[in-house]
Context: one part of a larger RNA
RNA sequence: CUGGGUGUAAAGGGCGUGUAGGCGGAGAUGCAAGUUGGGAGUGAAAUCCCGGGGCUCAACCCCGGAACUGCUCUCAAAACUGUAUCCCUUGAGUAUCGGAGAGGCAAGCGGAAUUCCUAGUGUAGCGGUGAAAUGCGUAGAUAUUGGGAGGAACACCAGUGGCGAAGGCGGCUUACUGGACGAUGACUGACGUUGAGGCUCGAAAGCGUGGGGAGCAAACAGGAUUAGAUACCCUGGUAGUCCACGCCGUAAACGAUGACUACUAGGUGUCGGGGAGCAAAGCUCUUCGGUGCCGUCGCAAACGCACUAAGUAGUCCACCUGGGGAGUACGUUCGCAAGAAUGAAACUC
Repeated sequence: CUGGGUGUAAAGGGCGUGUAGGCGGAGAUGCAAGUUGGGAGUGAAAUCCCGGGGCUCAACCCCGGAACUGCUCUCAAAACUGUAUCCCUUGAGUAUCGGAGAGGCAAGCGGAAUUCCUAGUGUAGCGGUGAAAUGCGUAGAUAUUGGGAGGAACACCAGUGGCGAAGGCGGCUUACUGGACGAUGACUGACGUUGAGGCUCGAAAGCGUGGGGAGCAAACAGGAUUAGAUACCCUGGUAGUCCACGCCGUAAACGAUGACUACUAGGUGUCGGGGAGCAAAGCUCUUCGGUGCCGUCGCAAACGCACUAAGUAGUCCACCUGGGGAGUACGUUCGCAAGAAUGAAACUC
C1' cells in the first nucleotide's frame, strides 16, 4: 500500500457555516464521452507461461503455440453513468395559521441573604474544632432592633422537564431578534447531501486597558496536626471571580458514539402540537416532533447497544496502524505573553 477498524482496546475533528471536489429523486426524447459487442491495425525480438526437441541430466539452447491484460481507427447498441432539452412532486425550500420554550442581545425593576457603616437595647464573652489555638471583644464584641451603603447570585417553582450547532442558558418586565415544531397542502420544481482548505462561534483558567470589589478565594501569613506537614482542619487574606472593550482557542469541549438518508418486534413514562370518540377538571384511540427506561431480531471480545443502534445498507468527511522516546525536538504559522496548531527521528522494550 492493500486490508481491517474508530462507545470502553490505537482511532470521530469542540461545534457550526460553507468553497472546490465526491455522491445524488420520478418520467420522456436526443447525443454517444464513459460502458458493451463486432472488425481492422499495432502491441519488435528476446524474456514469462504451455507443448515438443538438442547438449548423458540440468542450467543453457532451438522450434511451435499462447500471451503481451495496452493503444489507435472503424461499425454498431443505448440498459446504466454522463450530457442537452422538456416535464413531474414524493426530497428540499417558501407561504398562511397556531401554540411551546432558562435560545440570543440590551435596558429597567424586585425580594431574601452575607458583609460593612450608623443609632438603640444589652453584658462578658464570641468564634472555631476531633480537641484546641491563632483571631475578635470592657475603646462594649457576639446577640437583638431601626436606618443606610454596596456587590454578587437568583431559594421555592424544578422535573433522566425545556431551549440551543456546540460551548452553554434559570428572579420579574419591556424592546429587538434567531431557530425548531404542528396544521393546511396554496407556491417553487431536485433548488439536495457531505464537505479538503477558508470563515465564524467556542466552558474555566489566563493576558491587555479602564472600572468594580459584598461573599468566596490560588498565592501568602499565622494557629493546629505530625517524626516532618511547603498538605488535609482552623483564623485571616491578595490576584481572580463581576462589568466594558480587545486577546487567548484549550477541556473527561463526553453520549468518551461524525453528518445525512432508507429499512428493521414490542411495552411503558414524559414534553410540544394535530385528529377522532365518549358518560368530558378527565379518559380512550390515533398521528407528527422531542426526551427517558425496559426489551425481540440482529450486532458485540465482553460490558452492553437495540426506530435517539453500537442492527441492515448507501454517500461524504475526519481519524487509527505496538509500548516508551513524545504531543517532545526542529522548522513553519498564530499569540502581548502564557502558549496553541502542525509534528518527527535516533535509541530502547